[in-house]
Predicted 3D model of a 72-nucleotide RNA (transfer RNA) from a Methanobacteriota archaeon. It matches the Rfam family "tRNA". About the family: Transfer RNA (tRNA) molecules are approximately 80 nucleotides in length. Gene Ontology term of the family: triplet codon-amino acid adaptor activity. The family's RNA type in Rfam is transfer RNA. The sequence is in RNAcentral, with records from ENA. The coordinates come from a structure-prediction model, not an experiment, and the mean pLDDT is 81. The source organism's lineage runs through Archaea, Methanobacteriati and Methanobacteriota.

RNA sequence: GCGGCCGUGGUCUAGCGGUUAUGACGGUAGGUUCCCAACCUAUCAACCCGGGUUCAAGUCCCGGCGGCCGCA
Numbered sequence: 001g002c003g004g005c006c007g008u009g010g011u012c013u014a015g016c017g018g019u020u021a022u023g024a025c026g027g028u029a030g031g032u033u034c035c036c037a038a039c040c041u042a043u044c045a046a047c048c049c050g051g052g053u054u055c056a057a058g059u060c061c062c063g064g065c066g067g068c069c070g071c072a
Stems, first nucleotide, its partner, number of pairs: 001071007010025003018055001026044006048064005
């Protein structure tokens, strides 16, 4: 330099163009317990950046940035 795949809470992850963006772990508060762990309830927190298409974009298109893999 060329090609392919990927980018979503603190971590991992789901998401046919249309509900309040899914679940687990985690944090916080409460319940339970003599205490802890486990368990239960509530709650916290995210779409890499810019532009385009569309009534509507996490999703489609273009450009950028970053990561992984392959080729040279």